[in-house]
RNA sequence: AGAGUUUGAUCAUGGCUCAGAACGAACACUGGCGGCGUGGAUUAGGCAUGCAAGUCGAACGAGAACGUUCCCUUCGGGGAAUCAGUACAGUGGCGAACGGGUGAGUAACGCGUGGGAAACCUGCCCUCCAAUGGGGGAUAACAGUUCUAACGAGCUGCUAAUACCGCAUACGACCUUCGGAUCACAUGUUCCGAAGAUGAAAGGUGGCCUCUCUUUGAAGCUGCCGUUGGAGGAUGGUCCCGCGUCCCAUUAGCUUGUUGGUGGGGUAAUGGCCUACCAAGGCGACGAUGGGUAGCCGGCCUGAGAGGGUGUCCGGCCACACUGGGACUGAGAUACGGCCCAGACUCCUACGGGAGGCAGCAGUCGAGAAGCUUCCGCAAUGGGGGAAACCCUGACGGAGCGACGCCGCGUGAGCGAAGAAGGUCCUAUGGAUUGUAAAGCUCUGUCAGAUUGGGAAGAAAAUCUCAUGGUUAAUACCCGUGAGACUUGACGGUACCAUCAGAGGAAGCACCGGCUAACUCCGUGCCAGCGGCCGCGGUAAUACGGAGGGUGCAAGCGUUGUUCGGAUUCACUGGGUAUAAAGGGUGCGCAGGCGGCCCGAUAAGUCAGGGGUGAAAUAUGACGGCUCAACCGUCAAACUGCCCCUGAAACUGUCAGGCUUGAGUCCGGGAGAGGAAGGUGGAAUUCCAGGUGUAGCGGUGAAAUGCGUAAAUAUCUGGAGGAACACCGGUGGCGAAGGCGGCCUUCUGGCCCGGAACUGACGCUCAGGCACGAAAGCUAGGGGAGCGAGCGGGAUUAGAUACCCCGGUAGUCCUAGCCGUAAACGAUGGGCACUAGGUGUUGGAGGAGUCUACCCCUUCAGUGCCGCAGCUAACGCAUUAAGUGUUCCGCCUGGGGAGUACGAUCGCAAGAUUAAAACUCAAAGGAAUUGACGGGGGCCCGCACAAGCGGUGGAGCAUGUGGUUUAAUUCGACGCAACGCGAAGAACCUUACCUGGAUUUGACAUCCCGAGAAGUCUUUCGAAAGAUCGAUGCGCCCUUCGGGGAACUCGGUGACAGGUGCUGCAUGGCUGUCGUCAGCUCGUGUCGUGAGAUGUUGGGUUAAGUCCCGCAACGAGCGCAACCCCUAUCCUUAGUUACCAGCAAUUCGGUUGGGGACUCUAGAGAUACUGCCCCGGUUAACGGGGAGGAAGGUGGGGAUGACGUCAAGUCCUCAUGGCCUUUAUGUCCAGGGCUACACACGUGCUACAAUGGGCUGUACAGAGGGUCGCGACCCCGCGAGGGUGAGCCAAUCCCAAAAAGCAGUUCUUAGUUCGGAUUGGAGUCUGCAACUCGACUCCAUGAAGCUGGAAUCGCUAGUAAUCGCGGAUCAGCAUGCCGCGGUGAAUACGUUCCCGGGCCUUGUACACACCGCCCGUCACACCAUGAGAGUUGGCUGUACCAGAAGUUGUCGGGCUAACCUUGCAUUCGCAGGGAGGCAGGCACCUAAGGUAUGGUUGGCGAUUAGGGUGAAGUCGUAACAAGGUA
Repeated sequence: AGAGUUUGAUCAUGGCUCAGAACGAACACUGGCGGCGUGGAUUAGGCAUGCAAGUCGAACGAGAACGUUCCCUUCGGGGAAUCAGUACAGUGGCGAACGGGUGAGUAACGCGUGGGAAACCUGCCCUCCAAUGGGGGAUAACAGUUCUAACGAGCUGCUAAUACCGCAUACGACCUUCGGAUCACAUGUUCCGAAGAUGAAAGGUGGCCUCUCUUUGAAGCUGCCGUUGGAGGAUGGUCCCGCGUCCCAUUAGCUUGUUGGUGGGGUAAUGGCCUACCAAGGCGACGAUGGGUAGCCGGCCUGAGAGGGUGUCCGGCCACACUGGGACUGAGAUACGGCCCAGACUCCUACGGGAGGCAGCAGUCGAGAAGCUUCCGCAAUGGGGGAAACCCUGACGGAGCGACGCCGCGUGAGCGAAGAAGGUCCUAUGGAUUGUAAAGCUCUGUCAGAUUGGGAAGAAAAUCUCAUGGUUAAUACCCGUGAGACUUGACGGUACCAUCAGAGGAAGCACCGGCUAACUCCGUGCCAGCGGCCGCGGUAAUACGGAGGGUGCAAGCGUUGUUCGGAUUCACUGGGUAUAAAGGGUGCGCAGGCGGCCCGAUAAGUCAGGGGUGAAAUAUGACGGCUCAACCGUCAAACUGCCCCUGAAACUGUCAGGCUUGAGUCCGGGAGAGGAAGGUGGAAUUCCAGGUGUAGCGGUGAAAUGCGUAAAUAUCUGGAGGAACACCGGUGGCGAAGGCGGCCUUCUGGCCCGGAACUGACGCUCAGGCACGAAAGCUAGGGGAGCGAGCGGGAUUAGAUACCCCGGUAGUCCUAGCCGUAAACGAUGGGCACUAGGUGUUGGAGGAGUCUACCCCUUCAGUGCCGCAGCUAACGCAUUAAGUGUUCCGCCUGGGGAGUACGAUCGCAAGAUUAAAACUCAAAGGAAUUGACGGGGGCCCGCACAAGCGGUGGAGCAUGUGGUUUAAUUCGACGCAACGCGAAGAACCUUACCUGGAUUUGACAUCCCGAGAAGUCUUUCGAAAGAUCGAUGCGCCCUUCGGGGAACUCGGUGACAGGUGCUGCAUGGCUGUCGUCAGCUCGUGUCGUGAGAUGUUGGGUUAAGUCCCGCAACGAGCGCAACCCCUAUCCUUAGUUACCAGCAAUUCGGUUGGGGACUCUAGAGAUACUGCCCCGGUUAACGGGGAGGAAGGUGGGGAUGACGUCAAGUCCUCAUGGCCUUUAUGUCCAGGGCUACACACGUGCUACAAUGGGCUGUACAGAGGGUCGCGACCCCGCGAGGGUGAGCCAAUCCCAAAAAGCAGUUCUUAGUUCGGAUUGGAGUCUGCAACUCGACUCCAUGAAGCUGGAAUCGCUAGUAAUCGCGGAUCAGCAUGCCGCGGUGAAUACGUUCCCGGGCCUUGUACACACCGCCCGUCACACCAUGAGAGUUGGCUGUACCAGAAGUUGUCGGGCUAACCUUGCAUUCGCAGGGAGGCAGGCACCUAAGGUAUGGUUGGCGAUUAGGGUGAAGUCGUAACAAGGUA
């Protein structure tokens, strides 16, 4: 720091996903040790048990027992001492408000930060001042007694205090009044002085004898602790204020103690905190009120930072303690381990009543993915009490459990190649890898272990003794200091050290398609499964599962969850808005934001210096301590913040003054469909009336509906009515936008130009708000010519609720009022400034111009086009910016769901505005590129159409295919480009199929072992294969004569053979096809961010990317053409088997001699090149015509097939990977099948006849084939053929007759003398064998068929058509195939149309590329959501009822020791009154509760609505091409 993913590819936009770090984690697998941390996040759910707050006898009274010792004893026991002033309990004091837990509540002065309290409190502690006098009455414990299940309670009696209560005193204090000074910030504060009033106390303990009394000793003195009043400090707390502190506006208004004042009350204290009265305020868009969520912070995690997330552990604050309410005590609580009441829950109960509160430490149950021991100790640190010893302390210190985290260590090290064995893989006699890995040799000894030994630090105090200083009268006590002595460790015999032994006890997890480091085999076969995203899996899976190997991390490793990061993907740093998401429809304008030039002041912002604070811990740096590290310590810096003081004055703000350039006013001109109202005009349509006139009109692709003899259409005249204003008219004008168009008048808004006078920043923008706002629509009333939704009819169509046609209502028009939306678009918000130009046009002004048509120059304001820089993803924009800046506003943040639901506001309604979520996808979208496609365009070609000729489709038959049938009807080929195709030939064989019979190293190849020559003849069984008997036969090479070798046969073992079994979608090769179409590419250069483009496009031309010209291209390659073959002409050479002109012979046959002329044969050459002429063309390429020539513009034909496409065809030609099979899917054999037959299709043959059929005669080819062959002549047969067998290995002989043709004759239009199917009979040939199942012959039979519907095929010249001949295959078997020649036409105007193709261009939502893509309803399944009669919860408002405990007040025939007072008695005392206290009643307030009625938010809900998703459902075809109606 980036990467993957939208596309065929590209750039950009944009989302999704990944790599990193972290965690109080959990889960899977695995697990050696130690250190340091950390561990109930969920049910603030319920809790058994134990412990977590006591202590003080130096405040006080009382006061045991057991045990031990002693004494007495009636031996039962009793007493004393000790235990012991101890235990338990009580009064009293202090503590219990700390420490510990939790985060429910709380959006708040709760927290953080900084201030304030002149509005306050503060026990214990410290310092200072002053005191501590003298009295009184009770009470618990205890004893006795009563009630009770229990908890507990009552009565009587006794007693103490540092418990309680009067009195005295008052340095301070407090209150009132007066006087003075000081400070401050308003109330006020502080200090000094004077007068008056009020209000205290408690003792305990140690020591001493100097003074007084004295027996000890007491008073007294003295130390310490305590008590009281006061001043100050410290500490802790309380209150107030500024600023900061989450989400929702689909929460916009809230508030009556509410806001303020006055009096009073209350508090430690301010304050509506409370109360009475008065006033009517207070808060809110800078977000009140309401709802949701949440403890806050230091910090922690992440990040480059800014930020974002978080608040576990540690620390600070707050809140809470079963839920709710309440006060008491106290310095402090509205009190976790206190009290009272109400409620829920649990427990006990004798049913009457009681008890309880783990969110303390352990522990238990529950819920949960999930979190520990009912441990040890007060040794240390800290806390409470105490004078102290000491006691208490689940705070704390430790140990235990958990890989939960961080850190450290180990599981060994070195050498070691026979590169071992085994495993795995492969190109497999071998190699690679595991791998120096192992073994082996030599070492080491950490950790764990063990026998053992040593062994810390954490401990300083306290206490005692001595010395010394202070206090004191004092050498005492006490306090301080120093020295010495003694004692204290939970952890723990732990850390650590030494010793012993021995490589011994100690490695896993994930991953290996890309991102992302790491690859092979097997299994599986869209199955099982994987997956973070893209995506893997349908028989060769580096993606599933296993294995081998590898990679990464390592006592862990993966997964899941969450947070930040990457994400500049909410953009302050640091984004956008023409077309990707996004500019408000437009203007006016309050608040707000921003704002021209100069001068002065100020100092709020800003900047500088200083001060305070910013706790500690954390983080950072340095150093240090544990062997290192984690961890810990010390110091430093930092904590970006807030506050205060001082200063600066440029900028912003504020105040004051001035200026004119921004803005405005004024004067003079100007243009205009700007707006409103009222008039008015002509053309046209329609209608009405009349005239003329007659049968049609109208409409369409074609028609029909419709109109018309009741007179239409057409035409003329007149009239009515409504709406819109041709030409001018123009990317001309005006307006903010919507929008505005005949002409005239009135009223009216804005704009532009020129001028100089005036005002003096008056400006820009604008959330809310207000106004305007096309069309359609709505309300009411008019109007209604034309047009015309809905509707009716006619067509079209498979349908046609459309497109087309005929009608026609609302509407369109006017008035008044709503609606408030549009692709309201320049898809581009407004203002200002700046930044090359060119050229139109509109309206002004100026200059120049015979002063005036114009043109030209300058300038202002508009409106267009082109274009530089710049910008942009590109397209494009470009002074009218999408450039460069500035300012204000609106808006965006993936697609779908959805501009939808709910709610709210507006509206008469339609609806508009505002505006989500669940769920779902990995894309959706932009621009441009290359293709492909288009019922887009242009140019061009082809038997493509057209023009012709002949066919197919109808018939019969042949043949192939489908289908069906079958034991099998073997397999393949399927639009063109399968179907007389593989098959150039299925009776057996072929043959792959079926049935049956056999066989298993095999029918065939190689190797090994044994035997035997091979071979030939033969018996039996059998359908054959095969099994079986007998006979015969001894070869070739070498030899050491034993034997060995080669070929062949038989038997045997195992390697292996074999497979027409599968996969042509694993392949090679070969082939088809587009297409013999003219195309397909490359190098370098150039252009573009890039895919790509250019070249190859353009103008001509060609059969051709053929050639020429032009050109940011220049060249080149594969194709085209040519080179090759046949054919056409000529020349030459050669002359048998071919030929025969002339000569000779002749059996009259080139037969013979002969010839080399000719034909011909087959070698070598020539010829044709637009070469020549004319014309056209650009002087070119080239085209048209002509001459000559056998042939003329590639002469005709063939071979030749670019880059590629179709996963085209072929595993059954061959080859081949993989899979399958191996007594069978191999091999052999017999028979059957491939030849079936209701039917459908393709390709053919023969016909339907007279251009013909039959018969007779007669003429002319070419190219082939032939020895397992062709087979002449002759004879036989009607014939197929048979017999015989000359000649020929072929220019010699044979097949071989060519046929159509020609000549003659017959038939005479008919199912025929056409046609020949079918069938019967008789034969021939081939062959082992013609039944299934051959061909041919003869006789007989004589079917369909009389020119073939829709449709469709071939052919452009020696072609079509027609006629025969040959060959391959082959024993035999073509109507097929491949060739050959004979006869021999017609037509082509032309390129509109059909099909195919080429080039350019255009559109595209296609790229599997139109056989594409894709929309909606319906049907089915699933999912979430809305509505829904209702139903059931939570929270909450209002009104009312009722009202516990409690505070406060109040009431009186209650009760009451102290104090006061009166009387009696005076010894205690008794009685009455008062103050005070207690209890009870009442009143206010009030929790839970209840009733009624609202609000809000959930759950469930018959049914219902739309939405989403789902390989192969239905109907259509809406969109993308002009998508077939843009």
Molecule: small-subunit ribosomal RNA
Organism: metagenome